A computed fold for a 76-nucleotide RNA from a Planctomycetota bacterium, annotated as c-di-GMP-I-GGC riboswitch aptamer. The organism belongs to Planctomycetota, within Bacteria. The prediction has a mean pLDDT of 82.

RNA sequence: GCGGAAAAAGGCACACCCGUCGCGAGGCGGGGUCGCAAAGCCCGGGAGUCUCAUGAAGAUAGUCCGGCUGCCCUCC
Numbered sequence: 001g002c003g004g005a006a007a008a009a010g011g012c013a014c015a016c017c018c019g020u021c022g023c024g025a026g027g028c029g030g031g032g033u034c035g036c037a038a039a040g041c042c043c044g045g046g047a048g049u050c051u052c053a054u055g056a057a058g059a060u061a062g063u064c065c066g067g068c069u070g071c072c073c074u075c076c
Base pairs, nucleotide, nucleotide: 001075003073004072011036012035016031017030018029019028020027021026034062040068041067042066045065046064047063048060049059050058051057052055
């Protein structure tokens, strides 16, 4: 520096349940563990999807793209 087949340490946490906020999509906290090699952080900027009280409106980063950083392992 390319890469993620296999493994391992550590990490995150879908659905669902409880509490709470929101009209809603959904957010947050706890449990949970389907998955994730960035499912770490930043950005709703582009595309997509979704919502409503329909507008200079809102949700989603665990749909993809983008920026920054990083663990383990393989190969050189």